[in-house]
RNA sequence: CCACGAUAAUAGCAAACCGUCGGAAACGGCGAGACGCAAAGCUUCCGGUCCAAGCAGCCACGUUCGGCCAGCGGAUAGCGGGGUUACCGAA
Numbered sequence: 001c002c003a004c005g006a007u008a009a010u011a012g013c014a015a016a017c018c019g020u021c022g023g024a025a026a027c028g029g030c031g032a033g034a035c036g037c038a039a040a041g042c043u044u045c046c047g048g049u050c051c052a053a054g055c056a057g058c059c060a061c062g063u064u065c066g067g068c069c070a071g072c073g074g075a076u077a078g079c080g081g082g083g084u085u086a087c088c089g090a091a
Stems, first nucleotide, its partner, number of pairs: 004089002012037002018031005035078001041084003045081003048076004054072002057068003
């Protein structure tokens, strides 16, 4: 240095539930809280999953109110892979 990783050491993050705020929603911010995490740091590049307000498409309709779909769009990095950065050092 590369890999690897513990019942070591030092630090770190924080699921669910609850409160509050934002959002059409998925979900997110903050507080509180710890199920877990050796990258549970960062990144939507690939696959998956979720959402469906708006645009596009389809259906219905006299009008109004609608329904479907998921190409655009949104979410998830704590779904997996890739990329990238980083603390420690037993075997």
Molecule: c-di-GMP-I riboswitch aptamer
Organism: Rhodospirillaceae bacterium